About this RNA:
SAM riboswitch aptamer (S box leader) from a soil metagenome, 121 nucleotides, folded computationally. Rfam family: SAM riboswitch aptamer (S box leader). Rfam's curators write: The SAM riboswitch is found upstream of a number of genes which code for proteins involved in methionine or cysteine biosynthesis in Gram-positive bacteria. The model forms 94% of the base pairs in the Rfam consensus. The sequence is in RNAcentral, with records from MGnify.
[in-house]
RNA sequence: UCUCAUCCAGAGGGGCAGAGGGAUACGGCCCGUUGAAGCCCCGGCAACCACCACGUGCGCUCGCGUCGCGAGGCCCGCGUGGCAGGUGCCAAGUCCGUCCCGACAAUCGGGAAAGAUGAGG
Numbered sequence: 001u002c003u004c005a006u007c008c009a010g011a012g013g014g015g016c017a018g019a020g021g022g023a024u025a026c027g028g029c030c031c032g033u034u035g036a037a038g039c040c041c042c043g044g045c046a047a048c049c050a051c052c053a054c055g056u057g058c059g060c061u062c063g064c065g066u067c068g069c070g071a072g073g074c075c076c077g078c079g080u081g082g083c084a085g086g087u088g089c090c091a092a093g094u095c096c097g098u099c100c101c102g103a104c105a106a107u108c109g110g111g112a113a114a115g116a117u118g119a120g121g
Base pairs, nucleotide, nucleotide: 001121002120003119004118005117006116007115012042013041014040015039016038020031021030022029025098026097027096028095043090044089045088048086049085051082052081053080054079055078056077057076059075060072061071062070063069064068094114099111100110101109102108103107
């Protein structure tokens, strides 16, 4: 830097530290000296990947045979469950808006962009 998936759920204590923080710009709204960021320890959440079990299928292999049938098997895909090894995360929807569309206005709904995380290139 590219691709794909997900982002309305969930989960905090302690120590050091000492004024900021909520990605970025602006606006809003919040959090913070009853202690922010950062670092460390412990705990937890979740289940993307890995791993395991079971099931299943276009594929795959084999046979029959003629465009289907049967079997095998886990090399491949999919589904369900388990586990917690690699990540991630533990205020508020990714805190909300900004751009587009729709709904009668306040406002609300949907989408995009940007971002985050994972997996792959």